The RNA shown here (c-di-GMP-I riboswitch aptamer) has 75 nucleotides and comes from a Mycoplasmatota bacterium.
RNA sequence: AUCAGACAAAGCCAAAAUUGAAGCGAUUCAAUGACGGAAAACUAUAGGGUCUCUAGAAGAUAGCCAGUUACCUAU
Numbered sequence: 001a002u003c004a005g006a007c008a009a010a011g012c013c014a015a016a017a018u019u020g021a022a023g024c025g026a027u028u029c030a031a032u033g034a035c036g037g038a039a040a041a042c043u044a045u046a047g048g049g050u051c052u053c054u055a056g057a058a059g060a061u062a063g064c065c066a067g068u069u070a071c072c073u074a075u
Stems, first nucleotide, its partner, number of pairs: 004073002012037002017032006035063001041068003047065002049061004053056001
C1' cells in the first nucleotide's frame, strides 16, 4: 500500500412509526425512536435502475446497483 472485517477497542449513522413544517407530487427537514449498517460518508437524468408531475434537457430517490473518498486492526 492492497485485500479482508473479529463475541476486539474507540466511535459513527439511523429504518419503520408518531408529531410539526415544506412541496401538485415522488419526497424532504426537525424532534422522538432504532429496523439495521464495515462505508447507512460524498456523488443525481453528464453511469444504470426505480418513482413523481405542471410532461420539461422538469423534479425525487445514494439505507437499490454503481463511482469516489475514509477510521481501526485481530487475522
Notes: The sequence was found by an Rfam model in a public genome assembly. Its mean pLDDT, the model's own confidence on a scale to 100, is 84. The organism belongs to Mycoplasmatota, within Bacteria.